A computed fold for an 84-nucleotide RNA from a Woeseiaceae bacterium, annotated as c-di-GMP-I riboswitch aptamer. Its mean pLDDT, the model's own confidence on a scale to 100, is 84. The organism belongs to Woeseiaceae, within Bacteria.
[in-house]
RNA sequence: CAAAAAAAAGAGCCGACCUGUUGAGAGGCAGGGACGCAAAGCCACCGGUCUAAAGGGUCAACCUUGGACAGCGGGGCGUCUGAU
Numbered sequence: 001c002a003a004a005a006a007a008a009a010g011a012g013c014c015g016a017c018c019u020g021u022u023g024a025g026a027g028g029c030a031g032g033g034a035c036g037c038a039a040a041g042c043c044a045c046c047g048g049u050c051u052a053a054a055g056g057g058u059c060a061a062c063c064u065u066g067g068a069c070a071g072c073g074g075g076g077c078g079u080c081u082g083a084u
Base pairs, nucleotide, nucleotide: 003084005081012037013036017032018031019030020029021028022027035071041077042076043075045074046073047072048069049068050067051066055063056062
């Protein structure tokens, strides 16, 4: 230097659920709360899932520019500790 996630320590994040707020919605944000997480840090590039106000449509169903999810997988950037 590279790989490697066993143990310990310090530090960090916060699922479900509840409250408030925001959004048409998926969802976001804030507070409470911790199931868990070595990237549960950042980026929608690829796949996937969700959403459908506007638009299309036979105005029903449905489709979709778009939007959302990084705690669905891959990829990029990047990070405390370090047995071996």